[in-house]
A computed fold for a 95-nucleotide RNA, annotated as Glycine riboswitch aptamer.
It matches the Rfam family "Glycine riboswitch aptamer". Rfam describes the family as follows. This family represents the bacterial glycine riboswitch.
The sequence was found by an Rfam model in a public genome assembly.
Of the family's consensus pairs, 90% are formed in the model.
The coordinates come from a structure-prediction model, not an experiment, and the mean pLDDT is 77.
RNA sequence: CGGAUAGCUCUCCGGAGAACCCUGAAUAAGUCAGGUGCCGAAGGUGCAAGGCAAAUUAAGCCAAAUCUCUCAGGCAAAAGGACGGAAGUAAAAAC
Repeated sequence: CGGAUAGCUCUCCGGAGAACCCUGAAUAAGUCAGGUGCCGAAGGUGCAAGGCAAAUUAAGCCAAAUCUCUCAGGCAAAAGGACGGAAGUAAAAAC
């Protein structure tokens, strides 16, 4: 010089599911309190292979997801949104 490929972003594009439920109160309100039903894709919980440790007086620890739970969050729109793409930025390998 070169830039595969991580990471990052008050940036841009796409982006699912599920009651605009019921009762009461108040009201400027998508607000407050309680109740029932439901959803999984912010975050969080749990674990498989595998690894480490222990050695029947043991059986513990580490360990992924869009799986699981539904704590949190959510159930018109808006906002948010895992994830994907673009752009920018960038440690940096081969050559």